The RNA shown here (small-subunit ribosomal RNA) has 1482 nucleotides and comes from an uncultured prokaryote.
RNAcentral holds the sequence, with entries from ENA.
Its Rfam family is "Bacterial small subunit ribosomal RNA".

């Protein structure tokens, strides 16, 4: 920094995911140690228990204890009360607050301040209670009440003086005050209160500009709405430390608001943290600053300060206590409890340090705080051992050897943190302070850190992945099953993806999941995105607010810019040092805090202000073009309808029909008249309108726009949120009107059905008025307005130049509408002066598909609806443009026995023979359109055989090793169905060594018995292979290499014009050339030569037993080797002078002469694991082997191929001709005899141009048969019999007699053939003991027909459309069944908030109180002033009645939606998708 995922690949849009960092987290495996931090985010839930604020005897009275006493007392100490001071600080919490609540800058001439500093003055006298505490009495108890006595730095008052302080003033002045004393004293004071007054510093209080969250489905008739009545403001009081409607009266009607009021939801702010390049986004634990809170609400007192956490006074809840009468409580302090929760510690230590209160000061107190326990919750850091072993020649494991000792356990020392205080001495002066010095003393932590010693490798590794993204592979089990999974996705029998193992591979005392934030995400885009087709320009225009705004000058300085100033807290963050053994941490120092506020300059730009200018924009003048709009006349042509005339049977109307219409006269045709709607030709990418849209002629009113020249205003301009105004159809509302058309209906057809397309009908509505509605695929799918950027070509309305001043012309011009197209731009298409280019303004939209433009809600509408507009849930895609292919009921060109033209068949009849299906113990198994079915099987009675019964073997029927025996070979007997068993008999060989020459020993073949490695499998997987093979297809294609295009996939070449059988070949071209394919080259066949002449020939010549059968002979035939020969080579055409084509000539053959052989890249997961090989899996006394019988051959039936016919172009007899190509020794087998015959017996000749099979048959000649189930036809049975072979029962194949079925040319369909073909006739060969109607090969006799390419079938090339790529057997779309999900609606039902009116009124403050109480003071002694208590008014929690609104929750039932296996039901889309699609309407 990317990077997976959409497609068969590509680019792009665009979402989801995923690597990274980060937490006050938890969970799951694991876990040596330390050192620093951090630990209730949830119940602002409720709390047992114990501590968390008290001190001062140097303010006062009392009282107790101890100790000393010269008993007078003294000194220490302790306590509740008075009194002061403190408890408003420290600690907690984030519940309310959206607010001057914070943050930042400011203001206070509108304040206050206890302790503290510091200045200046004083601190006279006197008086009355009172509490403790005694007593007396209620109380269960808190606690209370009477009565008497007592003190003060508690309380009251008086004076004198002074006035800096406050008030009054008439500016001369006048009015007005406090005080407290303790303690020590060398008796001079000293010191610590006290009192009034400034000043200071500190804290705080008010006020004010800026900032920082969400939702307008919280606003709307613009003289408006919406909030607001103490509301805004004045006046005059009151109240407050202060200003102010802060409160009260009175007056006025004000004040906030689209720059977001009011409402609603949410939430403590901030420094900061986390993330991120950064701009930003998200958060506010921990430390810090501020507010806020203190069971809930309220309220006030004290007090400098509270409305007051551990004070108080009411109310509510709640919990205790209790004698039932009445009382006490507040952990959101520390610790700890129980709740909640996925989750958060110990009811410790200590005041030693730092801090705070008291207090003159020892000092008391502090759950702030220091520390210590517990938790991998986080960062740091350290360890689990090193070397050898194990060499020469890679890596390692252990054991040994050798070393080292972190860290932990033992031992022994041992701290920094400790400044201070007290006493004592000294010095200094300001006489209690500062310095010094002695002395004493003072650590929770701490059995600490740290240091030394000595022991032992001894106690110390997991966790989480290993298909891609992402480092990291194998093996075994599982079998769409159990499961992974963050995305793609993986698992259906060979899983690197799941589960174990081995190894790896990352991290490391931690690894991993989840969950949350930032990033990546330029995916909201200020930096930094975009709307032609991907999401996205409002149907179109006016137009206020707003936003921008032409040249020139001058002031101005808000904007801008530059310094200076203050402030921007510390802490963090960065950067420099420094301290803990480093490091996290600590600590010091800078630096930065991007802001805010002042000030002081500058004028270029923007703004403002003032004056100009004219080019923007308008106005004046002449001209012109137009379906521009509103009303009104007028006109023809057509359809229909009526009259009336002719005139007759059909019209109409379709793919073809029918419904319809007509003999009551249609359809046609004349004539005549109604009416209503729309204007053919002209008409044109013509015009005109802002869009919608506008078309016959004319009148009348009318907007608007081009063009020319001058002249004038002088910025008057553009754009537009909200607002208006227009706005096709379709649709509503009166009310007309209605020819035609024509939803809806009806019928008739189509059809599997047809609620559609076709047709015959027809009603609303199409039309006019006036009023509604407000929507379209309202589209150039392209917002408006300006300016600049190559050309070239049209058409419109103008103006000009030249000309006869007119047609015609033009390198001229403005405006308009269109096509090309550079240059640039896009993602590609494309767009390109009419931009989608380059730029600037304004204004509207977009942020993944689906749900849904849908719910709620509001607004507008007579209704239809309409604009506004979520969310749950759900998916990993939706989408755009181009590419290459494949389809098309898309389009052109072309080929094929593909069709047409014809010849003979299949399908219909018997057998033959496969194959289905049935059946069977078993009918072994393969092949299933075309490409399975006379196929593998070129030949199943056994064998073969793989299957079934049955009987048998287990190192085996067959290899290789081992160990023993035996040469091998031959061969008898008995059992058995055979396999196999048991018992014998003969024979002792070869070759090497050793030797006593007897014999030993070891080798090669072999047999046989043991023994385990292994044999064996025609068991499974052709969807794990290989080879082979089959088809498209003998179709003409399929592809490379440089180049070139193109962001790429690709494309070009391979397209085009011609031409062929061809991608053959010319030609021309950003293609040049090349490769497998195509032809050639190889076989066979036709002609000739020419070599050779046996076993072949025989013209010629002799001989003959008359057969070339001999002797000669190699001319022919012939065989078989070489060779020749055909190339479009010659001629005319004709095509472009080509490549070809056409026709001729020559020639045995003419344009590939005829036919084989030969199959391009590829497709079918196409066939074959039963041909062979072969990876797995799977059987091993058996899924292997032997063997004997059986089966494969079965038979209701269905197909597919064949044969045989159904006859007279035939049958049958006789008799006569002519072929090629095979085979042959476990062969073929002649003459000859035998049998009716198949065949026998016999064996000449042939390993073959020699003999043999072997007769060719169809022709042909004669004769018979004469249309019949026959002299066709041969099934099919019965007898008899031959051959083959152990064997013909199941189940051969032929022969003879006898028997004589269906069958008289075959529905629908349907196959082959283009010439030596088809049809037809025989012949031969493999396989084979034997057995062909099949296969395979060979000849003979020998046709018809092709006009063409409209159609069908298959194919080839270009070329369109496409939502298809598993590629049309493709895709997909709704309802309707069922399951299961979230929402809506819904008679209610319930709950909570924010109001309104009323009513009720604690506590309290303030007001006001007759009666009644009362120490200080005054008195004239009566009382007074003055205070209290109760009372009453006000305000006012809390509670009640009623009711408006909003916001959940629930609800039978209901409605769409979404998802889900292979459900139903049609085929709506995608190709012209079979009716083009689509957009509003009803």
């Nucleotide at each position: 920094a990317g990077a997976g995922u959409u497609u068969g690949a590509u680019c792009c849009u665009g979402g989801c995911u995923c690597a990274g960092a980060g937490c006050g987290a938890a969970c799951g495996c694991u876990a040596g140690c330390g050192g620093c931090a951090c630990g209730c985010u949830u119940a602002a839930c409720a709390c047992a228990u114990g501590c968390a604020a008290g001190u001062c005897g140097a303010a006062c009275g009392a009282a107790g204890a101890a100790c000393c006493u010269u008993c007078g007392g003294g000194u220490u100490u302790u306590u509740a009360g008075u009194g002061g001071c403190g408890a408003a600080c420290g600690g907690g919490u984030g519940a309310g607050u959206a607010a001057c609540a914070c943050g930042u800058a400011g203001a206070u001439a509108a304040c206050g301040u206890a302790c503290c500093u510091u200045u200046u003055g004083g601190c006279g006298g006197g008086g009355g209670a009172u509490a403790a505490c005694c007593a007396a009495g209620g109380g269960a108890a808190a606690c209370c009440u009477u009565g008497a006595c007592u003190a003060a730095u508690a309380c009251c008052c008086c004076g004198c003086a002074u006035a800096u302080g406050u008030c009054c003033u008439u500016c001369g002045g006048g009015a007005u005050a406090a005080a407290a004393g303790g303690c020590c004293u060398u008796c001079g004071g000293g010191u610590c209160a006290c009192c009034a007054a400034g000043a200071g510093a500190u804290c705080g209080g008010u006020c004010u500009g800026c900032g920082g969250c969400c939702c307008a489905u919280u606003a709307u008739c613009u003289a408006a709405u919406c909030c607001u009545a103490g509301u805004u403001g004045g006046u005059a009081g009151g109240g407050u430390a202060a200003c102010g409607g802060c409160c009260u009266a009175c007056c006025a009607a004000g004040g906030g608001u689209a720059c977001g009021a009011u409402g609603g939801g949410u939430a403590g702010c901030u420094g900061g943290u986390c993330u991120g390049a950064g701009a930003g986004g998200a958060u506010g634990a921990u430390c810090a600053g501020c507010c806020a809170c203190a069971c809930u609400g309220g309220g006030a007192c004290u007090g400098a300060g509270a409305c007051a956490c551990g004070g108080c006074c009411c109310a509510g809840a709640c919990u205790c206590c209790u004698a039932c009468g009445g009382g006490a409580g507040g952990c959101a302090g520390c610790a700890g409890u129980g709740g909640g929760g996925a989750a958060u510690a110990u009811u410790g230590g200590a005041c030693a340090a730092u801090g705070g209160g008291c207090g003159c000061a020892a000092g008391c107190c502090u759950g702030a705080u220091c520390c210590a326990g517990c938790g991998a919750u986080g960062c740091c850091g350290c360890g689990u051992g090193u070397g050898u072993g194990a060499u020469g020649a890679a890596g390692u494991a252990a054991a040994g050897c050798a070393c080292u000792g972190u860290c932990g356990g033992g031992a022994g020392g041992g701290a920094c943190g400790a400044a201070g205080a007290u006493a004592g001495u000294c010095a200094g002066c300001u006489u209690g302070c500062u310095g010094a010095u002695u002395a004493u003393u003072u650590g929770a932590c701490g059995g600490u850190a740290c240091c030394u010693c000595g022991c032992a490798a001894g106690a110390a590794a997991g966790c989480a992945c290993c298909g891609g993204c992402u480092a990291a592979c194998u093996c075994c089990g599982u079998g769409c099953c159990a499961g992974c999974a963050g995305c793609c996705g993986c698992g259906g029998u060979a899983a690197u993806a799941c589960g174990g193992a081995g190894g790896g591979u990352g991290c490391a005392a931690g690894c991993g999941u989840u969950g949350c934030u930032c990033g990546g995400a330029a995916u909201c885009a200020c930096u930094g995105g975009g709307c032609g087709u991907a999401a996205a320009g409002c149907g179109a225009c006016c137009g206020c607010a707003g936003g921008c705004g032409g040249u020139c000058u001058a002031c101005u300085a808000a904007g801008u810019u530059g310094g200076g100033u203050g402030u921007g807290a510390a802490a963090g963050c960065c950067c420099g040092g420094g301290g803990c053994u480093c490091a996290a941490c600590c600590c010091c120092g800078g630096a930065a805090c991007u802001g805010c506020a002042u000030u002081c300059a500058a004028a270029a730009c923007u703004g403002g202000u003032a004056g100009a200018c004219u080019u923007g924009a308008g106005u004046a003048u002449g001209g012109g073009a137009g379906a521009g709009g509103a009303g009104g006349g007028c006109g023809g042509a057509a359809u229909u309808c009526c009259u009336g005339g002719u005139g007759u049977a059909g019209a109409g109307g379709u793919g073809a029909a029918a419904u319809u219409c007509g003999u009551a006269g249609a359809u046609a045709u004349c004539a005549g008249g109604a009416g209503g709607a729309a204007c053919a030709u002209c008409c044109g990418u013509g015009g005109c309108g802002a869009a919608g849209g506008c078309g016959g002629c004319u009148c009348u009113c009318u907007g608007g726009c081009c063009c020319a020249a001058u002249a004038c205003u002088g910025a008057c301009g553009c754009u537009c949120a909200u607002g208006g105004u227009c706005g096709a159809a379709a649709g509503c509302g009166u009310g007309g009107g209605u020819a035609g058309c024509a939803a809806a209906c009806a019928g008739g057809a189509u059809u599997a059905g047809a609620u559609a397309c076709c047709c015959u009908g027809g009603u609303a509505g199409u039309c006019c008025a006036c009023g509604c509605c407000g929507u379209a695929a309202a589209c150039g799918a392209u917002g408006a307005u300006u300016g600049c950027u190559a050309u070239c070509u049209g058409a419109u309305g103008g103006a000009g130049g030249u000309c006869u001043a007119u047609a015609c012309c033009c390198a001229u011009u403005c405006a308009u509408u269109g096509g090309a197209g550079a240059a640039g731009u896009u993602a590609a298409c494309g767009c390109a002066u009419u931009a989608a280019g380059c730029a600037a303004u304004c204004c509207g939209c977009c942020u993944g598909g689906g749900g849904a433009g849908u719910a709620c809600g509001g607004c507008c509408g007579c209704a239809a609806g309409g604009c506004u507009a979520a969310a749950a849930c759900u998916c990993a895609a939706a989408g755009g443009a181009a590419u290459u292919g494949a389809c098309g009921g898309g389009g052109g060109c072309c080929c094929g026995c593909a069709c047409a033209a014809g010849c003979a068949g299949u399908g219909g009849a018997g057998u033959a023979u496969g194959u289905g299906g049935u059946u069977u113990a078993a009918u072994u198994c393969g092949a299933c359109g075309c490409a399975a079915c006379g196929c593998g099987c070129a030949g199943a009675a056994c064998c073969u055989u793989a299957c079934c019964c049955a009987g048998c073997c287990u190192u085996g029927a067959c290899a290789u090793c081992c160990u023993g025996a035996g040469a091998a070979u031959c061969u008898g007997u008995a059992a058995g169905a055979a396999a196999u068993u048991a018992c014998g008999g003969a024979g002792u060989g070869c070759c090497u060594c050793c030797u006593u020459a007897c014999g030993g020993a070891g080798g090669a073949a072999u047999u046989c018995a043991g023994u385990g490695a292994c044999a064996g499998g025609u068991g499974c997987u052709g969807c794990a292979u290989g080879g082979c093979u089959g088809u498209c297809g003998u179709c003409a294609g399929c592809u490379c290499g440089u180049g070139u295009c193109g962001u790429g996939a690709g494309a070009u070449g391979u397209u085009c014009g011609g031409u062929u059988a061809a991608g053959u070949c010319c030609g021309g071209c950003a293609a040049c050339g090349a490769g497998c394919g195509c032809a050639a080259c190889c076989c066979c066949u036709a002609u000739c030569g020419u070599u050779a002449g046996u076993u072949g020939c025989u013209a010629c010549c002799a001989g003959u037993u008359c057969g070339g059968c001999u002797g000669g002979g190699c001319a022919c035939u012939u065989u078989a080797g070489c060779g020749a020969g055909a190339c479009u080579g010659c001629c005319g055409g004709u095509g472009a002078u080509a490549a070809g084509c056409c026709g001729g000539a020559g020639g045995a053959a003419g344009g590939u002469g005829g036919g084989g052989a030969c199959g391009a890249c590829g497709u079918c997961a196409a066939g074959u694991c039963c041909u062979c090989a072969u990876g797995g899996c799977c059987c091993u006394u058996a899924u292997g082997g032997c063997u004997g019988g059986g089966g494969c051959u079965a038979c209701a039936c269905a197909c597919g191929u064949a044969c045989u016919a159904c006859a007279a172009u035939g049958g049958c007899g006789a008799c006569u001709a002519c072929a090629g190509a095979g085979g042959g020794c476990a062969g073929c087998g002649a003459g000859a005899c035998c049998g009716u015959g198949a065949g026998g017996u016999g064996g000449a000749g042939c390993a073959a141009a020699u003999c043999c099979c072997a007769a060719a048959a169809a022709a042909g000649u004669c004769g018979c048969c004469u249309a019949a189930g026959u002299u066709c036809g041969g099934a099919u049975u019965g007898g008899a019999g031959u051959c083959u072979g152990c064997a013909a029962c199941u189940c051969g194949a032929c022969u003879c007699c006898a028997u004589g079925a269906a069958g008289u040319u075959g529905g629908a369909a349907u196959c082959g053939c283009u010439a030596g073909u088809a049809a037809u006739c025989g012949u031969g060969g493999a396989u084979c003991a034997g057995c062909a109607u099949g296969c395979c090969a060979c000849g003979g006799u020998g046709a018809a027909u092709a006009c063409g390419u409209u159609c069908c079938c298959g194919g080839g090339c270009c070329u369109u459309g496409u939502a298809c790529a598993c590629a049309c057997c493709g895709c997909c779309c709704g309802u309707c069944a069922c399951a299961c999900c979230a929402c809506g609606a819904a008679a209610g039902u319930u709950g909570g908030c924010c109001g309104g009116a009323c009513c009720c009124g604690a506590a309290g403050u303030c007001g006001u109180u007759a009666a009644c109480c009362u120490a200080a003071c005054c008195c004239u002694u009566g009382g007074g002033a003055a205070g209290g208590a109760u009372g009453c008014g006000c305000c006012u929690a809390c509670g009640g009645u009623c009711u408006u609104g909003c916001c959940g929750a629930u609800g039978a039932u209901u409605g769409g939606g979404g998802u889900g296996a292979a459900g139903u039901c049609g085929u709506a889309a995608c190709a012209a998708g079979g009716u083009a699609a689509c957009c509003g309407u009803a």